[in-house]
Molecule: transfer RNA
Organism: Tepidisphaeraceae bacterium
RNA sequence: GCCGUGGUAGCUCAACGGGCAGAGCAGUCGCCUCGUAAGCGACCGGUUGCUGGUUCAACUCCAGCCCGCGGCC
Numbered sequence: 001g002c003c004g005u006g007g008u009a010g011c012u013c014a015a016c017g018g019g020c021a022g023a024g025c026a027g028u029c030g031c032c033u034c035g036u037a038a039g040c041g042a043c044c045g046g047u048u049g050c051u052g053g054u055u056c057a058a059c060u061c062c063a064g065c066c067c068g069c070g071g072c073c
Stems, first nucleotide, its partner, number of pairs: 001072007010025004019056001027043005049065005
């Protein structure tokens, strides 16, 4: 330098023939218990890597760039 793959909540990951962005864990509060843990419920938490483009509408499609991983030279 080229090709492939990935980048979404604090962490691990969903959402893919474009149509309101979700789950588990973690955190907070409550229930339960003599108390703690476990269990149950609720709440909190996002500029979807960045910048443009297409579209009524983009995590999703297109282009460029940045970063991680793998491969080729």